Context: one part of a larger RNA
RNA sequence: CUGGGCUUAAAGGGUGCGUAGGCGGUUUUCUAAGUCACGUGUGAAAUCUUCCGGCUCAACCGGAAAACUGCGCGUGAUACUGGAAGACUUGAGUGAGGUAGGGGUGUGUGGAACUUCCGGUGGAGCGGUGAAAUGUGUAGAGAUCGGAAGGAACGCCAGCAGCGAAAGCGGCACACUGGGCCUUUUCUGACGCUGAGGCACGAAAGCUAGGGGAGUGAACGGGAUUAGAUACCCCGGUAAUCCUAGCCGUAAACACUGAACACUGGAGGAAGGGGGUUUCGGCCUUCUUUCUCGUAGCGAAAGCGUUAAGUGUUCCGCCUGGGGAGUAUGGUCGCAAGGCUGACACUC
Numbered sequence: 001c002u003g004g005g006c007u008u009a010a011a012g013g014g015u016g017c018g019u020a021g022g023c024g025g026u027u028u029u030c031u032a033a034g035u036c037a038c039g040u041g042u043g044a045a046a047u048c049u050u051c052c053g054g055c056u057c058a059a060c061c062g063g064a065a066a067a068c069u070g071c072g073c074g075u076g077a078u079a080c081u082g083g084a085a086g087a088c089u090u091g092a093g094u095g096a097g098g099u100a101g102g103g104g105u106g107u108g109u110g111g112a113a114c115u116u117c118c119g120g121u122g123g124a125g126c127g128g129u130g131a132a133a134u135g136u137g138u139a140g141a142g143a144u145c146g147g148a149a150g151g152a153a154c155g156c157c158a159g160c161a162g163c164g165a166a167a168g169c170g171g172c173a174c175a176c177u178g179g180g181c182c183u184u185u186u187c188u189g190a191c192g193c194u195g196a197g198g199c200a201c202g203a204a205a206g207c208u209a210g211g212g213g214a215g216u217g218a219a220c221g222g223g224a225u226u227a228g229a230u231a232c233c234c235c236g237g238u239a240a241u242c243c244u245a246g247c248c249g250u251a252a253a254c255a256c257u258g259a260a261c262a263c264u265g266g267a268g269g270a271a272g273g274g275g276g277u278u279u280c281g282g283c284c285u286u287c288u289u290u291c292u293c294g295u296a297g298c299g300a301a302a303g304c305g306u307u308a309a310g311u312g313u314u315c316c317g318c319c320u321g322g323g324g325a326g327u328a329u330g331g332u333c334g335c336a337a338g339g340c341u342g343a344c345a346c347u348c
Base pairs, nucleotide, nucleotide: 004319005318006317007302008301012316014201015200016199017198021194022193023192025088026087027086028085029084030083031082033081034080035077036076037075038074039073040072041071042070049065050064051063052062053061054060091191092188093187095184096183097182098181099180103177104176105175106174107173108172109171110154114150115149116148117147118146119145120144121143125136126135162169163168206247207246208245209244210243211242215241216240220236221235222234223233258315259314260313261312262311263310266293267292268291269290270289271288272287273286274285275284276283277282297304298303321348322347323346330341331340332339333338
């Protein structure tokens, strides 16, 4: 290199947009670059192969043929690929009319709960646990009633329900705004698919600056438990959790399953649209999304099974025994933490 693979054995990039590149619908004409045919030139000798011959054989040597699978030029073929010109509508987009939604951003606002503070009632415990203790309380706690303030999260509805590329999204109202689906087929006429680099987004934790800080709570202090207890349990509690601006760029970022297109029996649900019919209870049908079960087929099996892990095509990413090691080194990014890229020796 060829070949083989990537749900769970090593292996799908966290997700999207998109550059180069690769690949690309139907049809007509031209061209003849790829492709194919024929001719011709060249492809040194030696070597290799075949045949014949010379050393007693062989190695070795000589002769002849073949081969040298390649390249150049000429002539021709035109199915396919490419190039040029034209046409088409099924792919793709667009228009019109509908429609569901925790999709996004900002502003405002509501109630329950909690904590703190103020005041009233009241008078001995409260709290906590397996049991306790630390803690808290006659300087009046806990309980209860009234008032004020504050921050965070939005109970029921809530559903293998919905939306989003993924991360993710849940009180209510308003403003701005992205995408999807259905119907119609108005228009454009291949405008498409994928996508190395690149760019953007990207949970939590962490970092910088300024705010904020109710509850929870790494670190830390104390009480228990225990042989010990740097834990599990309890009482406290700083950072953090929240907001604004900026960084970080990682996760079991998982469906451990890349994207797109086509084809290949069914059954039962759920969500959003459309059509037909109706005795208004429904029934039939179609498109999209989602879930369960299963035919063929696939699979080492578990299982997958029109949302494929089936049958094919195109493009990208990745894998090549375990450890050493996601380490060292270099590069690059970052304020740092660290990220990305990423070995060898040695060993089994």